A computed fold for a 71-nucleotide RNA from a Bacilli bacterium, annotated as transfer RNA.
RNA sequence: GGGGCUAUAGUUAAGCGGGAUAACACUAGCUUUGCAAGCUUGGAUCCGGAGUUCGAUUCUCCGUAGCUCCA
Numbered sequence: 001g002g003g004g005c006u007a008u009a010g011u012u013a014a015g016c017g018g019g020a021u022a023a024c025a026c027u028a029g030c031u032u033u034g035c036a037a038g039c040u041u042g043g044a045u046c047c048g049g050a051g052u053u054c055g056a057u058u059c060u061c062c063g064u065a066g067c068u069c070c071a
Stems, first nucleotide, its partner, number of pairs: 001070007010024004018054001026042001028040003047063005
């Protein structure tokens, strides 16, 4: 320098163009003398920008970051 893959909650990950989800973690309550475990409850997320579309996490382009291959 060129090619490919990836970017979603604090972490790990799902997500047929129309409702953003799960587990663990966190808040609150119950239970306990207390802790842990258990049950219930609540909050929090689409890497940035532009475009297509009635509508974009999803499709297209550019950029950023990470991983990897070639040189």
Rfam family: tRNA. The family's RNA type in Rfam is transfer RNA.
NCBI's taxonomy places the organism under Bacteria, Bacillati, Bacillota, Bacilli.